[in-house]
Predicted 3D model of a 107-nucleotide RNA (SAM riboswitch aptamer (S box leader)) from an uncultured Saprospiraceae bacterium. Its Rfam family is "SAM riboswitch aptamer (S box leader)". About the family: The SAM riboswitch is found upstream of a number of genes which code for proteins involved in methionine or cysteine biosynthesis in Gram-positive bacteria. The model forms 97% of the base pairs in the Rfam consensus. The sequence was found by an Rfam model in a public genome assembly. The coordinates come from a structure-prediction model, not an experiment, and the mean pLDDT is 81.
RNA sequence: UUCUUAUCAAGAAAGGUUGAGGGAUAUGGCCCUAUGACACCUUAGCAACCAGUUCUCACGGACAAAGGUGCUAAUUCCACUCUUCGGAUAGAAGAGAAAGAUGAGUA
Numbered sequence: 001u002u003c004u005u006a007u008c009a010a011g012a013a014a015g016g017u018u019g020a021g022g023g024a025u026a027u028g029g030c031c032c033u034a035u036g037a038c039a040c041c042u043u044a045g046c047a048a049c050c051a052g053u054u055c056u057c058a059c060g061g062a063c064a065a066a067g068g069u070g071c072u073a074a075u076u077c078c079a080c081u082c083u084u085c086g087g088a089u090a091g092a093a094g095a096g097a098a099a100g101a102u103g104a105g106u107a
Stems, first nucleotide, its partner, number of pairs: 001107001003105006013043005021032003027079003044072003049068002052063004076099001080096006
């Protein structure tokens, strides 16, 4: 990197280095940012996908957090399509798509 599959409304920050952009991509909105963003490092934390223990015929549930990952601004920040409400190209609610992220498996 390919494909399959599960999840994506909750949760969890301090310090150091650096120094100008960043929020995946294109466009728009909105937001973060010299009161130092982004990135990296350290420590701490969150969660519980895999692994672990345990109940169960099984599906599945429970426990724990020492192991393998992941994560710690905003719903995956919002948008697109359909439906309903609405005078409405305002706004709201619901369903869905695409793209993406993470885990596990896979070639």